[in-house]
Small-subunit ribosomal RNA from an uncultured bacterium, 1395 nucleotides, folded computationally.
The RNAcentral record of the sequence draws on ENA and SILVA.

RNA sequence: AGAGUUGGAUAUUGGUUAAAGAGGAAGGCGGGGGGCAUGCUAACGCAUGGAGGUGGAGAGAGUAAUAUAUUUAUUGGGAGUUUGAUGGGUUUUAAUUUAUUUUUAGUGGAGGACGGGGGGAGAGACGGGGGGGUAACAAACAAUAUGGGUGGGGGGAUAACAGCCAGAAAUGACUGUUAAUACCGCAUAGUCGCCACAGAGCCGCAUGGUUCGGUGCGAAAAACUCCGGUGGUAUAAGAUGGACCCGCGUUGGAUUAGCUGGUUGGCAGGGCAGCGGCCUACCAAGGCGACGAUCCAUAGCCGGCGUAAGAGGGUGAACGGCCACAUGGGAAAUGAGACACGGCCCAGACUCCUACGGGAGGCAGCAGUGGGGAAUAUUGCACAAUGGGGGAAACCCUGAUGCAGCGACGCCGCGUGAAGGAAGAAGUAUCUCGGUAUGUAAACUUCUAUCAGCAGGGAAGAUAAUGACGGUACCUGACUAAGAAGCCCCGGCUAACUACGUGCCAGCAGCCGCGGUAAUACGUAGGGGGCAAGCGUUAUCCGGAUUUACUGGGUGUAAAGGGAGCGUAGACGGCGCAGCAAGUCUGAUGUGAAAGGCAGGGGCUUAACCCCUGGACUGCAUUGGAAACUGCUGUGCUUGAGUGCCGGGGGGGUAAGCGGAAUUCCUAGUGUAGCGGUGAAAUGCGUAGAUAUUAGGAGGAACACCAGUGGCGAAGGCGGCUUACUGGACGGUAACUGACGUUGAGGCUCGAAAGCGUGGGGAGCAAACAGGAUUAGAUACCCUGGUAGUCCACGCCGUAAACGAUGAAUACUAGGUGUCAGGGAGCACAGCUCUUUGGUGCCGCCGCAAACGCAUUAAGUAUUCCACCUGGGGAGUACGUUCGCAAGAAUGAAACUCAAAGGAAUUGACGGGGACCCGCACAAGCGGUGGAGCAUGUGGUUUAAUUCGAAGCAACGCGAAGAACCUUACCAAAUCUUGACAUCCCUCUGACCGGGACUUAACCGUCCCUUUCCUUCGGGACAGGGGAGACAGGUGGUGCAUGGUUGUCGUCAGCUCGUGUCGUGAGAUGUUGGGUUAAGUCCCGCAACGAGCGCAACCCCUAUCCUUAGUAGCCAGCACGUAAUGGUGGGCACUCUGAGGAGACUGCCAGGGAUAACCUGGAGGAAGGCGGGGAUGACGUCAAAUCAUCAUGCCCCUUAUGAUUUGGGCUACACACGUGCUACAAUGGCGUAAACAAAGGGAAGCGAACCUGUGAGGGUGGGCAAAUCUCAAAAAUAACGUCCCAGUUCGGACUGCAGUCUGCAACUCGACUGCACGAAGCUGGAAUCGCUAGUAAUCGCGGAUCAGAAUGCCGCGGUGAAUACGUUCCCGGGUCUUGCACUCACCGCCCGUCA
Repeated sequence: AGAGUUGGAUAUUGGUUAAAGAGGAAGGCGGGGGGCAUGCUAACGCAUGGAGGUGGAGAGAGUAAUAUAUUUAUUGGGAGUUUGAUGGGUUUUAAUUUAUUUUUAGUGGAGGACGGGGGGAGAGACGGGGGGGUAACAAACAAUAUGGGUGGGGGGAUAACAGCCAGAAAUGACUGUUAAUACCGCAUAGUCGCCACAGAGCCGCAUGGUUCGGUGCGAAAAACUCCGGUGGUAUAAGAUGGACCCGCGUUGGAUUAGCUGGUUGGCAGGGCAGCGGCCUACCAAGGCGACGAUCCAUAGCCGGCGUAAGAGGGUGAACGGCCACAUGGGAAAUGAGACACGGCCCAGACUCCUACGGGAGGCAGCAGUGGGGAAUAUUGCACAAUGGGGGAAACCCUGAUGCAGCGACGCCGCGUGAAGGAAGAAGUAUCUCGGUAUGUAAACUUCUAUCAGCAGGGAAGAUAAUGACGGUACCUGACUAAGAAGCCCCGGCUAACUACGUGCCAGCAGCCGCGGUAAUACGUAGGGGGCAAGCGUUAUCCGGAUUUACUGGGUGUAAAGGGAGCGUAGACGGCGCAGCAAGUCUGAUGUGAAAGGCAGGGGCUUAACCCCUGGACUGCAUUGGAAACUGCUGUGCUUGAGUGCCGGGGGGGUAAGCGGAAUUCCUAGUGUAGCGGUGAAAUGCGUAGAUAUUAGGAGGAACACCAGUGGCGAAGGCGGCUUACUGGACGGUAACUGACGUUGAGGCUCGAAAGCGUGGGGAGCAAACAGGAUUAGAUACCCUGGUAGUCCACGCCGUAAACGAUGAAUACUAGGUGUCAGGGAGCACAGCUCUUUGGUGCCGCCGCAAACGCAUUAAGUAUUCCACCUGGGGAGUACGUUCGCAAGAAUGAAACUCAAAGGAAUUGACGGGGACCCGCACAAGCGGUGGAGCAUGUGGUUUAAUUCGAAGCAACGCGAAGAACCUUACCAAAUCUUGACAUCCCUCUGACCGGGACUUAACCGUCCCUUUCCUUCGGGACAGGGGAGACAGGUGGUGCAUGGUUGUCGUCAGCUCGUGUCGUGAGAUGUUGGGUUAAGUCCCGCAACGAGCGCAACCCCUAUCCUUAGUAGCCAGCACGUAAUGGUGGGCACUCUGAGGAGACUGCCAGGGAUAACCUGGAGGAAGGCGGGGAUGACGUCAAAUCAUCAUGCCCCUUAUGAUUUGGGCUACACACGUGCUACAAUGGCGUAAACAAAGGGAAGCGAACCUGUGAGGGUGGGCAAAUCUCAAAAAUAACGUCCCAGUUCGGACUGCAGUCUGCAACUCGACUGCACGAAGCUGGAAUCGCUAGUAAUCGCGGAUCAGAAUGCCGCGGUGAAUACGUUCCCGGGUCUUGCACUCACCGCCCGUCA
């Protein structure tokens, strides 16, 4: 920062898509370790355990324990003394007192309103934000200060407890007893009181505030003690945290336009901490709203977060501030504070208990559970730290918090090894088989140990003690390269390519799109690219998107100017001076929490993370200053605007009246058979007298010529003439006002045609309708009729391609030339020239525009205001609302669907568009085809097979220049499997060839005979048999994978390039234009100048002449010879043959043309304007034809889709078509006897002469590898004779018999001959083909192929015409131009219906 996608290509408009970033994510594949963060959608319901307890130093009453404490009672035993008992010690148990400690319910405190934790239901609000105010506020604990008393003096209760009662329980009632820092009076001080009354000073805009002093009134307390203290009371000021008020800004919808009764204000009172309709009574009728009230929908707000260059747009998890909520709704009490998450009350819903009477509960606290969902964790440890509550303290409580657990959910470090190592190993993939890739990668050698694992030590966090985390972080040691890599992608966008499989199937795909047999797009593999403990996907947000445009867009034709005007609100607004300071600029002050972000540092090994400092937070508020601009105020001005006065022009409007032409109708006359209408007709009218014509009359509507990109009007619109009323514009003048202006949402008015309502009118025209035509149909176009309507009056409708597809206004910015209405100046004055206003046109610079184009009448340069647009379709549709009598109009969506839909210009193609030109294209002619028979090819059918290909022209006597076998590719049957053919290997043999026999349909098979060369004797060469595998082979598929070759447009005149120029570009120019030509042939002109492939010429044949050379050709002259013949000598003159030249070039003349090119005519010439013919085929088109000529990629078959053989088939036959032959006859048939060619062929050949046969032929075989011999007779023609118009003496098919020839073999299936047979056919419908001169037509001759087998094909000569006015039309082609929604290009595109 750009990119893909509309199109054949282009620039543009415009949507769509991707690349980037983000996360409380989810799901797929895969998963080593650590740090820091983070983790319910149903405000759905909840089992269980915890989350709010504490103080005995307020007080009463208990419980328990301890004591070497006190007192008393009691049990047992022993010793001593004494014999009477007594005294002392020890021990057991019990009770009591005291002391210490512990624990408990209730009373009483402070705390359960904080901290905090939770989730975001509601709420569009002073809720939140930022900024002010309270002179309308209150306050517990803590801290500060002050006061008085050294704690004044009294009183009455009550829980606990005991007893008893009720109840299932929860719980409650009654009687009795008792204490306090519990509760209630009294006294007392003060610098206290928003208490009352009267006064003074200062301050404030004001209600008021503040200070001073006087009198009256009111209000306190509680004690405990370990003697150290602690607690209580009052007041003041401050801090802190709250409460209220105000200006600003804070979501969408107008298809929500009116809302409001305590509503708005006042007065009085109540209430409150306090102000207030907060509440009540009374009074007034207000208040809010287009600057969006009310209503509906959605939503916690913010610091921030993510994105972005920014402005913005999105969002409000975690952390922090505020709000509101605590099962849905409501209410208060207590208290400093609540209308209270783990308090109470009420009525609901739900759950649980119940003895049915009644009770209990609230996880949106932490865990956890069900449910929902794509989806989110442990019923953990600890109060050690930080903080909170209570306490004097010890201490207790704390799911706040600190930690741990689970999850890659996110962010950030780390690792999965490092160095060397080429036989470039093996494997794998590919391959042109040579190699290449994986790849220094591995192996191998050396080294290291981060993480994990093992062992040892071991913190800080903690001031003296106390450590959940935790034997954790961290350190050290030993040990092994071991335990640790995946995911996505590889057609373009977008980095990265090959093979196989699949075959519009399976599948992919974000967009374009890929896949129909060679897929870099599907699947797999190899390789590669990217990221990496993650990777890709899905949904969401921003970006790209200047695609809502403030920064930063548009509206002539792409979406978009309202149909037009008047005008309200609003917005904007001329010149001078003065003032103010709201906007504006600037300085200062306060604030803009912290966290976050930015910069600089610091701490964890680094980073993430954490900490410190700075600046920023673009804002808001207060205040000082400036006064140019905007604003406001004042005072002036005249140029904007308006008025007055003087003029001329006009289809401007409204109303009334008048006019002539024409149509139609009526009456009368004349008059007779048609009229009318059309491409042609018919319906229609007319003998009951039409049309035509004459005269008269009626009625309605419209106003010819003038008439003009001329006039007027805001637009719609306005056209005979006159009159009345009336609007606006323009010119001139400069008397008046003094910014009075511009635009204009809503609003109002006007608004073609059609249509509607009421009443008239109705000639013509004419929807609907009827009839006639046309047509496949014709609900149309054409014709004959014809009703609404068109006309008038009044009232609606309110739309049009209402268009200049161009809103209004102002100013500025080169010109030229018309025209309309005026003015001025000059002059040579029917007028001309110059100039100036206002309209209306054309052309044209600058500039603009995607281009087309616009261009002082802007689509240019600027300003102001309004309207409108944001992809195509759905759709100007639906719903709602407003208007309308209705028709309908106005406003105006969504679901769904597509990747485009468009505008301008370019190249082609096309047009039943235009201009020009050409061609046997038509026309003019000649002869055919289409009808018959036959030949041949094709289709179809048939068949075991009828092998395959060719399919409009451009397949069909085509491949095939020749199917009896072969050919042959097809079918049936039989046989072979390294093979019929090629190369290589092993082994055996000496062959192979040849001869013979058997067998077979044949191949195949069996047997016999004969039989090599070289040698260093090892063997080798060659050939055959056998064997194994590589391989051979394929007329199998694909001509849409190909090469080569060919057809066609078309021998048409075209097709291009370089440089330059024009255009943003595709492209254009050149190549167009004027002439000319067969021709883009040539000339001239020209922003073109040149060049190439084509055209022409060069090549061949032919027409004339010359030169040269004459054998196998020729024979004039000479000679010889023959019945005759160049037969012979001789010659090369002629013909002819071969070679080489000449000749034709518009060169000459005349005319035309532009003094050109060139055209017409003429001369000369064998030939004249390309002399005739051939070869020669531009760029390209048709996926044209051919894989069966050949070659060839890929696929397929491999005891067969290969090979061999016999027989059959390609030759079939109800039929259809193409191409031909022969005819239908007298311009003829037949017979007889005569004449004249050219070009070719010939040795497995042509074959003379002779003999023979009616003949095809046969026998024999002279000559000839050919200007010598031969095929070979040319035929039509001419002459004579005959036939006499008929299915014939035409025609010859078909058939019978008999033959000939070729060949191994003529049955399927050859050609020919003789005799006999003698079909159709008497010139051919619609339609259609060829030909312009030695041509058509007609006549015969030759050749290739070939054993034989042409009516086909390729050649040759003989005889030898007719016609062309011309380019209107048919077909094809070329050039220019025009239109186009076609570009696969009209065999296009496309609409509707049906499936």